[in-house]
């Protein structure tokens, strides 16, 4: 040093589906909470299949299913990609 894998970060970039309907509360009103009810959406997390990784067991294993969680304006979250710091690794 170039790859890789891990953390971390007042960094940057990130989709998709209702600013639905009823009820109570509340507040001059917008709006805000809490319960139900239909309808949708997948990229927190969960969970299901296995292409492929391994000689074999053991293991690992999608962004594919599934929607239990979760979301359906903005913000907020946000999987993953980028930058940096940090360790640890092949060569």
């Nucleotide at each position: 040093a170039c790859g890789g894998c891990c953390a971390c970060g007042u960094c940057g970039g990130g989709a998709g589906a209702g600013a639905c309907c009823g009820g109570c509360u509340u507040u001059u009103g917008g709006u805000a909470g809490c319960c139900g009810g239909c309808g949708c959406c997948g990229a927190a997390g969960g969970a299901g299949c296995a292409a492929c990784c391994g000689c074999c067991c053991c293991g690992g294993a999608a962004a594919c299913u599934c929607u239990c969680a979760g979301g359906c304006a903005a913000a907020a979250g946000g999987a993953c990609c980028g930058c940096g710091u940090g360790g640890c690794u092949u060569u």
A computed fold for a 91-nucleotide RNA from Bradyrhizobium neotropicale, annotated as Glycine riboswitch aptamer. It matches the Rfam family "Glycine riboswitch aptamer". About the family: This family represents the bacterial glycine riboswitch. The source organism's lineage runs through Bacteria, Pseudomonadati, Pseudomonadota, Alphaproteobacteria and Bradyrhizobium. The coordinates come from a structure-prediction model, not an experiment, and the mean pLDDT is 76.